Predicted 3D model of a 703-nucleotide part of an RNA (large-subunit ribosomal RNA, domain II) from a bacterium. The RNAcentral record of the full RNA draws on ENA. It matches the Rfam family "Bacterial large subunit ribosomal RNA".
Context: one part of a larger RNA
RNA sequence: GCCAGCGAGUUACUCGUACGUUGCGUUAGGUUAAGAGGUCAACAAGCCUCGUAGCCGUAGCGAAAGCAAGUCUGAAUAGGGCGAGCCGAAAGGCAUGUAACGUGCGGUAGACGCGAAACCUUAGUGAUCUAGCCAUGGCCAGGUUGAAGUAGGGGUAAAACCCUAUGGAGGACCGAACCGGUGUAAGUUGAAAGUUGCUCGGAUGAGCUGUGGCUAGGGGUGAAAGGCUAAUCAAACUGGGAGAUAGCUCGUUCUCCUCGAAAUAUCUUUAGGGAUAGUCUGGGAUAAAAAGAGUCGCGGGGGUAGAGCACUGAAAGGGCUAGGGCUGUCACAACGGUACCAAACCCUCUCAAACUCCGAAUACCGUUGACUUGUUCUCCUGGAAGCAGCUGGCGAGGGAUAAGCUUCGUUGGCAAAAGGGGAAGAACCCCGAUCAUCGGCUAAGGUCCCUAAGUAUGGGCUAAGUGAGAAAGGAUGUGGAAUCGCAGUGACAACUAGGAUGUUUGCUUAGAAGCAGCCAUCAUCUAAAGAUCGCGUAAUAGCGCACUAGUCAAGCAGUUCCGCGCCGACAAUACACGGGACUAAGCCCAUUACCGAAGCCGUGGAUUUACACAGCAAUGUGUAAGUGGUAGAGGAGCAUUCCAUUAACCGACGAAGGUUGGGCGCGAGCCCGGCUGGAGGACAUGGAAGAGAUUAUGCUGGC
Numbered sequence: 001g002c003c004a005g006c007g008a009g010u011u012a013c014u015c016g017u018a019c020g021u022u023g024c025g026u027u028a029g030g031u032u033a034a035g036a037g038g039u040c041a042a043c044a045a046g047c048c049u050c051g052u053a054g055c056c057g058u059a060g061c062g063a064a065a066g067c068a069a070g071u072c073u074g075a076a077u078a079g080g081g082c083g084a085g086c087c088g089a090a091a092g093g094c095a096u097g098u099a100a101c102g103u104g105c106g107g108u109a110g111a112c113g114c115g116a117a118a119c120c121u122u123a124g125u126g127a128u129c130u131a132g133c134c135a136u137g138g139c140c141a142g143g144u145u146g147a148a149g150u151a152g153g154g155g156u157a158a159a160a161c162c163c164u165a166u167g168g169a170g171g172a173c174c175g176a177a178c179c180g181g182u183g184u185a186a187g188u189u190g191a192a193a194g195u196u197g198c199u200c201g202g203a204u205g206a207g208c209u210g211u212g213g214c215u216a217g218g219g220g221u222g223a224a225a226g227g228c229u230a231a232u233c234a235a236a237c238u239g240g241g242a243g244a245u246a247g248c249u250c251g252u253u254c255u256c257c258u259c260g261a262a263a264u265a266u267c268u269u270u271a272g273g274g275a276u277a278g279u280c281u282g283g284g285a286u287a288a289a290a291a292g293a294g295u296c297g298c299g300g301g302g303g304u305a306g307a308g309c310a311c312u313g314a315a316a317g318g319g320c321u322a323g324g325g326c327u328g329u330c331a332c333a334a335c336g337g338u339a340c341c342a343a344a345c346c347c348u349c350u351c352a353a354a355c356u357c358c359g360a361a362u363a364c365c366g367u368u369g370a371c372u373u374g375u376u377c378u379c380c381u382g383g384a385a386g387c388a389g390c391u392g393g394c395g396a397g398g399g400a401u402a403a404g405c406u407u408c409g410u411u412g413g414c415a416a417a418a419g420g421g422g423a424a425g426a427a428c429c430c431c432g433a434u435c436a437u438c439g440g441c442u443a444a445g446g447u448c449c450c451u452a453a454g455u456a457u458g459g460g461c462u463a464a465g466u467g468a469g470a471a472a473g474g475a476u477g478u479g480g481a482a483u484c485g486c487a488g489u490g491a492c493a494a495c496u497a498g499g500a501u502g503u504u505u506g507c508u509u510a511g512a513a514g515c516a517g518c519c520a521u522c523a524u525c526u527a528a529a530g531a532u533c534g535c536g537u538a539a540u541a542g543c544g545c546a547c548u549a550g551u552c553a554a555g556c557a558g559u560u561c562c563g564c565g566c567c568g569a570c571a572a573u574a575c576a577c578g579g580g581a582c583u584a585a586g587c588c589c590a591u592u593a594c595c596g597a598a599g600c601c602g603u604g605g606a607u608u609u610a611c612a613c614a615g616c617a618a619u620g621u622g623u624a625a626g627u628g629g630u631a632g633a634g635g636a637g638c639a640u641u642c643c644a645u646u647a648a649c650c651g652a653c654g655a656a657g658g659u660u661g662g663g664c665g666c667g668a669g670c671c672c673g674g675c676u677g678g679a680g681g682a683c684a685u686g687g688a689a690g691a692g693a694u695u696a697u698g699c700u701g702g703c
Stems, first nucleotide, its partner, number of pairs: 001703006011109003015106010029056003035050005060067002070082004085094003112251002115248001119241003123238003131215009140205001142174003145170001149166006178202003183198004217233001219229003254637006264277005280383006290375001291376001292373005297367004306358001307356002312352003316348004321342001323341002325338004389414010419430003434605004439601003445595003448580003454592001456591006467582001473567002477564007485556002494551005500524003506518002530545001533544003606627009638692001640689006649681002657676008
């Protein structure tokens, strides 16, 4: 890993509560508990009888004494709280009770199953590992160094001191055994749950080691690392409390049908848990020209969007003008100027969530009106789940008018929604899957090939493979529109020619002659020509320009707006149309046909609800409307084991089980046949459960 078997809401209670069934009661009652007796050959169980203690109900209110259809509060006969059932004229009826059993949920118990780390124990086992200590033994090849002391010699007044021998000290040196474990490599399902190779430290010492003994769990021992205390140590191991607790994780087993959530509010030592409400579901009740919901109409309040500046503030320019600054005259006082600052006022341009003279659309509230729908409203009661949400659009706060960001509001979706489109895809677009169908129509989106359907029609645009990713900004791209000039009295472009004179204007300057700079910018001759637009010179000169004529011959120049395109455009294999490929098979406008989904329609079936009819009923038939679904609520069934009825039935002419083929049922499943198997096994109606497994890194076994 696979297969098989096992494996999780159970049981108890004079418990609580609701529903269902049954008994008794509704003429106020219902019921026994312990216990006792009987039945039985006897014990137990069951059944029958007794037993009325107790419990619930028949009245409530008050803290209570207590009072009572009332009572409490209160001075009160007031007011208020909690109560006194409903219908009916009445008669009477309905509701209300209690006990048992069953079921749902709750409570107390291990309480659906498995799972801690831990805690306690006046229970115990451990120092054969290891730590320290005690007692008694053992071990340390070989080599080196050469302390004190001593002897001799030298030396001294005597010492000190020196030399040579001798001597053999040392937590001395080198290095085996032995003890260790420095670096590195290997090993890493190892040869080994700590080793191996090479290398390395100590190796007469605080050395190593044998044997026997002592210290025990909040204790020991520790040259101290929280180390060691039997592969276990920030408190050992074994048993016990014990099924500790686990607001946590995981798992929780057959089928079909009906409905179908929430991820919010408040409180919470609360925030991944709860409680109550909201939202879901089962049952019941009320009411019928009704309730509720929708659209229209009608009646309302509002201060948002927008807008505005009338208030509160902000804020630009100007005017006017207090105050101030600067400044003139000035001993002071006083007066004047002001391109400075500036209140108030006036004119003009603006801004605001915490401004408003104004003010929508929506939304909300009401409605006796009209239409549609028809219990969806509301109340009582049983059961939940949920209180981590996420995302698109719109309106906002935070942030950077960032985020697949965060916090709200509102609406849709996903969650809990399959199908078609979007190449691919929780949420975008279309559309909500009861089942079948080799029928039809459409939606979004598409119709050259991949690939179902137009190489459709008409008219434009684009030349960039734009289409098929992007901004500010830039540009004689190109199409359209508008506007303003010039133009056969000849424009625009090109070519030919002219482009002069006073004058080198004046000033400045070394110079300044159209062209460094300053001022002025006239006049004349002309077809025309600036006291000069550019280049140039030291200054002149020189070359162009404006302007004019001629040649030529028909449109030319500027500005603005709109459509489509261009550049801007940089990331690591070619990858920014799904691909091929396309000049339309691209873009815009219009038209028409087709394709296209689980949508809609047709045909046939199933099921739910309502209604009608038939039937005592179960149920059947018809019509209409429904039938996506997680958590979850409700309904109806299948299968397994055992029991009762059970005596009876099937079975060696072959039970159960296995295997294979056929049939039936929406399904869980069931039936029949063949083969195998070799002795038991049902059906039906009820009852009771050790009652359904693919998953818990589940458990056990096999392979």